[in-house]
């Protein structure tokens, strides 16, 4: 450097739900909360799904799958 996530250690994130705000909606933000997570960090590039639309299109989603990229600890 790369790989792995067994054994540890410092910690980290935060589902559902509730409250407030926001959006046409899917949803998003903040507080509470913890189902879970070794990238449940970031990224909308490919698919899936969702919203809107007669359609074209536009939007959402990274905790759906894959890709890209960055990172703590340890080394059976």
């Nucleotide at each position: 450097a790369g790989a792995a996530g067994a054994c540890a250690a410092u910690g980290c994130c935060a589902a559902a739900c509730c409250u407030g705000c926001u959006g046409g909606a899917a949803g998003g933000c903040a507080g509470g909360g913890a189902c879970g997570g070794a990238a449940a960090g970031c990224u909308a590039c490919g698919g899936a799904u969702c919203u809107u639309u007669c359609a074209a299109g536009a939007g959402a989603c990274a905790g759906c799958c894959g890709g890209g990229u960055u990172a703590c600890c340890u080394u059976a």